[in-house]
RNA sequence: CGUUUAACUCAGUUGGAAGAGUACCUGGUUUGCAACCAGGAAGCCGUGGGUUCAAAUCCCACAACGUCC
Numbered sequence: 001c002g003u004u005u006a007a008c009u010c011a012g013u014u015g016g017a018a019g020a021g022u023a024c025c026u027g028g029u030u031u032g033c034a035a036c037c038a039g040g041a042a043g044c045c046g047u048g049g050g051u052u053c054a055a056a057u058c059c060c061a062c063a064a065c066g067u068c069c
Stems, first nucleotide, its partner, number of pairs: 001066004007022004016053001024040005046062005
C1' cells in the first nucleotide's frame, strides 16, 4: 500500500430492496451416469465503534492474508 461479501472464485459504477458463476439439494429427462432443463437452500458483507433518516459503500481502531521498502 492492497485485499477481506454464500462452501469456492468474484461483482456490487462514487450511501437507499445483497447478486452472478461453480459447487450443493429437489424434480424432469436417461436402462443408469454425465450433460441439459426447471426450481430451491445457503450471507448479522473480517471484528468493534463512529457519522447519517438510512452504511457492503464514508471515518477510526483492531485482526488475518498478500505485496513493496